Description
RNAcentral holds the sequence, with entries from ENA. A computed fold for a 71-nucleotide RNA from Faecalimonas sp., annotated as transfer RNA.
RNA sequence: GCUCUGAUAGUUCAAUGGUAGAACCUCGGCCUUGUAACCCGAUAAUCACGGUUCGAAUCCGUGUCGGAGCU
Numbered sequence: 001g002c003u004c005u006g007a008u009a010g011u012u013c014a015a016u017g018g019u020a021g022a023a024c025c026u027c028g029g030c031c032u033u034g035u036a037a038c039c040c041g042a043u044a045a046u047c048a049c050g051g052u053u054c055g056a057a058u059c060c061g062u063g064u065c066g067g068a069g070c071u
Base pairs, nucleotide, nucleotide: 001070002069003068004067005066006065007064010024011023012022013021018054026042027041028040029039047063048062049061050060051059
């Protein structure tokens, strides 16, 4: 230098172009003599900028960062 691949909640991961979910964590409640566990509930996210589309996490372009390969 070129090619491929990834970026979503605090963490690990889902999501046929049509309401962004789950588990763990955190917080509140329930239970307990008390703590933990169990049970119930709540908060919380699409890497950036453009394009296509009635509608983009998803498709396209450029860039940033991580990984792999070739030279």

Rfam family: tRNA. Its family is annotated with triplet codon-amino acid adaptor activity in the Gene Ontology.